The part of an RNA shown here (large-subunit ribosomal RNA, domain II) has 847 nucleotides and comes from a marine metagenome. The RNAcentral record of the full RNA draws on SILVA. Model confidence (mean pLDDT): 81 of 100. Its Rfam family is "Eukaryotic large subunit ribosomal RNA". The family is grouped with related families in Rfam's "LSU clan". The literature on the family includes a 2001 paper in Science by Yusupov et al., "Crystal structure of the ribosome at 5.5 A resolution".

Context: one part of a larger RNA
RNA sequence: GAGCGGCUUGAGGGGCCUUGAGCGAUCUUGUCAAAAUGGUUUUUACCGACUCGUCUUGAAACACGAACCAAGGAGUCUAAGACUAACGCGAGUAUGGUGGUGGAGAAACCAACAUGCGAAAUGAAAGUAAAUGAUGCCAAGCACCCUGCAGCAUCGACCGACUUUUUUCACUUGGAAGAGGUUUGAGUAAGAGCGUUAUUCUUAGGACCCGAAAGAUGGUGAACUAUGCCUGUGUAGGGUGAAGUCAGGGGAAACUCUGAUGGAAGCUCGUAGCGAUACUGACGUGCAAAUCGUUCGUCGAACAUGGGUAUAGGGGCGAAAGACUAAUCGAACCAUCUAGUAGCUGGUUCCCUCCGAAGUUUCCCUCAGGAUAGCUGGGACAAGUGCGCAGUUUUAUUAGGUAAAGCGAAUGAUUAGAGGCAUCGGGGAUAAAAUGUCCUUGACCUAUUCUCAAACUUUAAAUUGGUAAGAACUCCUAUCUCGCUUAAUUGGAGUAGGAGGUUCAAUGCGUGUCCUUAGUGGGCCAUUUUUGGUAAGCAGAACUGGCGAUGAGGGAUGCUCCUAACGUUGGGUUAAGGUGCCAAACUACACGCUCAUCAGAAACUACAAAGGGUGUUAGUUCAUACAGACAGCAGGACGGUGGCCAUGGAAGUCGGAAUCCGCUAAGGAGUGUGUUACAACUCACCUGCCGAAUGAACUAGUCCCGAAAAUUGAUGGCGCUAAAGCGUGUGACCGAUACCCAACCAUUGGUGCGAGAGUUAGGCAUCAAUGAGUAGGAGGGCGUGGGCGUCGUGGCGAAGCCUCUAGCGUGAGCUUGGGUAGAACGGCGUCUAGUGCAGAUCUUGGU
Numbered sequence: 001g002a003g004c005g006g007c008u009u010g011a012g013g014g015g016c017c018u019u020g021a022g023c024g025a026u027c028u029u030g031u032c033a034a035a036a037u038g039g040u041u042u043u044u045a046c047c048g049a050c051u052c053g054u055c056u057u058g059a060a061a062c063a064c065g066a067a068c069c070a071a072g073g074a075g076u077c078u079a080a081g082a083c084u085a086a087c088g089c090g091a092g093u094a095u096g097g098u099g100g101u102g103g104a105g106a107a108a109c110c111a112a113c114a115u116g117c118g119a120a121a122u123g124a125a126a127g128u129a130a131a132u133g134a135u136g137c138c139a140a141g142c143a144c145c146c147u148g149c150a151g152c153a154u155c156g157a158c159c160g161a162c163u164u165u166u167u168u169c170a171c172u173u174g175g176a177a178g179a180g181g182u183u184u185g186a187g188u189a190a191g192a193g194c195g196u197u198a199u200u201c202u203u204a205g206g207a208c209c210c211g212a213a214a215g216a217u218g219g220u221g222a223a224c225u226a227u228g229c230c231u232g233u234g235u236a237g238g239g240u241g242a243a244g245u246c247a248g249g250g251g252a253a254a255c256u257c258u259g260a261u262g263g264a265a266g267c268u269c270g271u272a273g274c275g276a277u278a279c280u281g282a283c284g285u286g287c288a289a290a291u292c293g294u295u296c297g298u299c300g301a302a303c304a305u306g307g308g309u310a311u312a313g314g315g316g317c318g319a320a321a322g323a324c325u326a327a328u329c330g331a332a333c334c335a336u337c338u339a340g341u342a343g344c345u346g347g348u349u350c351c352c353u354c355c356g357a358a359g360u361u362u363c364c365c366u367c368a369g370g371a372u373a374g375c376u377g378g379g380a381c382a383a384g385u386g387c388g389c390a391g392u393u394u395u396a397u398u399a400g401g402u403a404a405a406g407c408g409a410a411u412g413a414u415u416a417g418a419g420g421c422a423u424c425g426g427g428g429a430u431a432a433a434a435u436g437u438c439c440u441u442g443a444c445c446u447a448u449u450c451u452c453a454a455a456c457u458u459u460a461a462a463u464u465g466g467u468a469a470g471a472a473c474u475c476c477u478a479u480c481u482c483g484c485u486u487a488a489u490u491g492g493a494g495u496a497g498g499a500g501g502u503u504c505a506a507u508g509c510g511u512g513u514c515c516u517u518a519g520u521g522g523g524c525c526a527u528u529u530u531u532g533g534u535a536a537g538c539a540g541a542a543c544u545g546g547c548g549a550u551g552a553g554g555g556a557u558g559c560u561c562c563u564a565a566c567g568u569u570g571g572g573u574u575a576a577g578g579u580g581c582c583a584a585a586c587u588a589c590a591c592g593c594u595c596a597u598c599a600g601a602a603a604c605u606a607c608a609a610a611g612g613g614u615g616u617u618a619g620u621u622c623a624u625a626c627a628g629a630c631a632g633c634a635g636g637a638c639g640g641u642g643g644c645c646a647u648g649g650a651a652g653u654c655g656g657a658a659u660c661c662g663c664u665a666a667g668g669a670g671u672g673u674g675u676u677a678c679a680a681c682u683c684a685c686c687u688g689c690c691g692a693a694u695g696a697a698c699u700a701g702u703c704c705c706g707a708a709a710a711u712u713g714a715u716g717g718c719g720c721u722a723a724a725g726c727g728u729g730u731g732a733c734c735g736a737u738a739c740c741c742a743a744c745c746a747u748u749g750g751u752g753c754g755a756g757a758g759u760u761a762g763g764c765a766u767c768a769a770u771g772a773g774u775a776g777g778a779g780g781g782c783g784u785g786g787g788c789g790u791c792g793u794g795g796c797g798a799a800g801c802c803u804c805u806a807g808c809g810u811g812a813g814c815u816u817g818g819g820u821a822g823a824a825c826g827g828c829g830u831c832u833a834g835u836g837c838a839g840a841u842c843u844u845g846g847u
Stems, first nucleotide, its partner, number of pairs: 051066004067847006077205006084198006092117005098111004121128002133155005140147002157188002159185003162181008208347002211344001215337006226311009237269003240265001244261007273298003278294002281292002313329001315325002350781006360373001362371003374520002377516006387510004392506002394469006404459001405457002411453003416448001418446003423443008473500006480494003484491001523547004528542005552563003567744007577734003580718003586731001588730006600720001611705003615702010632689005638662003644656002668683001672681002745771009782836001784833010800820004806815003
């Protein structure tokens, strides 16, 4: 001097308290000065971004309402009730009138009454008629002991009703006292009510606002129009030519013929008039809420028409169409009941913060609705930890008959052979026949074999349901009780006393009880299970999770898929999904596959199949091959024999059966072409040249075929080919309101704090967690009209209006400058309400 250990000292660091000095964020503020990295407005560019309201499972919807502006415009008041809160008095309380005192007063005060509710219940009624209870938990009393409030739980007592029964007195109408009862009451158990006010809810009222189709009562209408009656008026010019008449002729006559005359007629053509067929003409915000033009019907009558009169609303009138009855008719118009009712449609007005659903159960003349339970909010109380709870696990125990399995186990179905004594049926042989024999085939029996079951099962899961895991417990003692029990001091229950002492499985969380209560009671989707159905974006169920009520990132697009749930900002990191460009991020790396004259490109999901391919790639199995394969070129491919049958013919080759032998290196009684039949060619087979791999069947990747539809067209587009396609692997990076960090805001909870110079306990300080939301609830605020109190502003300019003046607040909104304007207005406190608009085919006015 270094290391280790011990002891001592206490350098340094952190927290808290006290004191002092300095610096000093923030806040308030005077004067001067300038701007931008500030504020505001306008324009342009990029990114994001579909019209709001509404009913709905679901709306940007090719669902409805909506041109724009101003003003008006919808949960009110009363009564009764319920819970809660506050206040006054309290076994009472409130009101009423009366009397008194009193005074400016209908005030206030005092008194006794009356009435309501309360202070006693119970019973149908006659009637009768209630007090300090015990145990367990517990606030509090200063610690222990002990006492133990309110309250909760269990047991007992008392009152009435009902009921069983005993005693007694009077004497029958009964009375009294007592003992009981798994019976019963909206009771008692040292009162808690009454009154006022307020929020919320319920019911009745016009009852949040607007809206029917209807119903009733009383009137007004026949100037339109329908019909009757009375009384008036009006209706060219032609045509046809009935009866009657005349003349002539004929006839015995009846009568008849011819020619005239005549002028009838719900006759005809047609004007006026009346009507109204067609153009489906004009017009169609018209000339007109029915007209105009041309055309058409009728035109001496059932005609047209004026005036008068009659018939009136469930009534009239009707040549009848439900026509007409004043632009109204399958029941007119007006007023009233009447603000009729509507389970139906539409609308329902300021802000922020916290919580936050349901479409299910049961019942209903219930299915577009209600009640009921459930789900929700709000309020209160009790506790606040060795105590409670649980969509969890473990241990113990219990329930089950699904999945699976089984059918040589039961039930039912079911394939195949094998072996069979007896029996039953069919067929056959033997035989005259046999309940003889033999053969055969079934039933049947035996041992096997194949395949099955929602309404089969021996077996039998997983998941799941119930219970338990302690002090209200465990153990011991009693010559304590019992009308129960036992043969029994046996058992059971209880009572009294004593002992043990909490570790009573784990984990997580902090609760529990009561009161009151809105909305909802159309649901839909996905994985899995499941019923009907050929199937469905179909219908019906179960578990769970979502959408509804919910945005964000991704899936190009999208209610429900994937990631992930959201205060306001800044930074970082990821998820799903991506990284050629659109478009943030590797035209990354490694290895394969694929060429498509219709390539392909990511779950839900926006389709393709059976079947094919000598496209290509990888593989499996079996063959051939240096004893020379496969392919190519070349040679041979014969004889018995024109085999046998059949045929008109058949010589390898129309057909049938059979398919040997010889010689060979090899050559089929023949693979095809061919001929009438032969011939000829060829193949199988053999050989030569050549010199190394070859063939067949199958499997599955990719690509192709299979593959046709109506506006032009979609891997999202461009485009992409050793990919920017498909498959496998590896890193890097991008990427949300998710996660982490920091700040701020709000909410909830915890902890602490006071009498000081000032200061709100509804306060101050500090720590932690949390922040989605339709219907709906709660809390706190903003704004409007009016009353009262108080403090203020205003002709030196109130309110209002305009404003690209500035500021504050999360917001409703507030303050301020300038301009305009010209007489009222505001802050705070309190009371009060005809108190807030974008919608209602809203109302009125304007454009």